[in-house]
RNA sequence: GGGGGUGUAGUUCAGCGGUAGGAUAUUUGCCUAGCAUGCAAGAAACCCUGGGUUCUAGACCCAGCACUCCCA
Numbered sequence: 001g002g003g004g005g006u007g008u009a010g011u012u013c014a015g016c017g018g019u020a021g022g023a024u025a026u027u028u029g030c031c032u033a034g035c036a037u038g039c040a041a042g043a044a045a046c047c048c049u050g051g052g053u054u055c056u057a058g059a060c061c062c063a064g065c066a067c068u069c070c071c072a
Base pairs, nucleotide, nucleotide: 001071002070003069004068005067006066007065010024011023012022013021018055026042027041028040029039030038048064049063050062051061052060
């Protein structure tokens, strides 16, 4: 220098253009003499940034940024 992949909750991952979810962590309650385990409930991301398409974008298109892989 050229090409590909990834970017969504504290963490790790889902998410066929139409309500943003699972696990884990965390908070509260139950359980216990107490702790752990377990059970129940809650809170937490306007989806990397800026544009475009569309009635509607996490998703499609363009540019950029970060990380990563391949080629040179």

About this RNA
A computed fold for a 72-nucleotide RNA from Sciurus carolinensis, annotated as transfer RNA. Model confidence (mean pLDDT): 84 of 100.